Transfer RNA from a Candidatus Sungiibacteriota bacterium, 72 nucleotides, folded computationally.

[in-house]
């Protein structure tokens, strides 16, 4: 250079046209003398970047930037 997967919350995954899920971590309250633990709630990611289709886009299309792989 070329071809393939992947980039969604702090961390690991999910979602394949209809205003993003889920366990971990995190803050609150309760049992408990305390601590683990275990139940309730809750905050936190507009989806890698920039445009393009569509009424509507994490999806689809194009171009880029990272990471991995494979071929030259």
């Nucleotide at each position: 250079g070329g071809g393939c997967c992947g980039g969604u919350a702090g961390c690991u995954u999910a979602g394949u046209g209809g205003u993003a899920a889920a366990g971990c971590g995190c803050c609150u309250c309760a049992a408990u003398g305390g601590c683990a633990u275990u139940g309730a709630g809750g905050a936190g990611a507009c989806c890698g970047u920039g445009g393009g289709u569509u009424c509507g886009a994490a999806u689809c299309c194009c171009a880029u930037c990272c990471g991995g792989u494979c071929c030259a």

The prediction has a mean pLDDT of 82. The sequence is in RNAcentral, with records from ENA. Rfam family: tRNA. Rfam links the family to the GO term triplet codon-amino acid adaptor activity. The source organism's lineage runs through Bacteria, Bacteria candidate phyla and Candidatus Sungiibacteriota.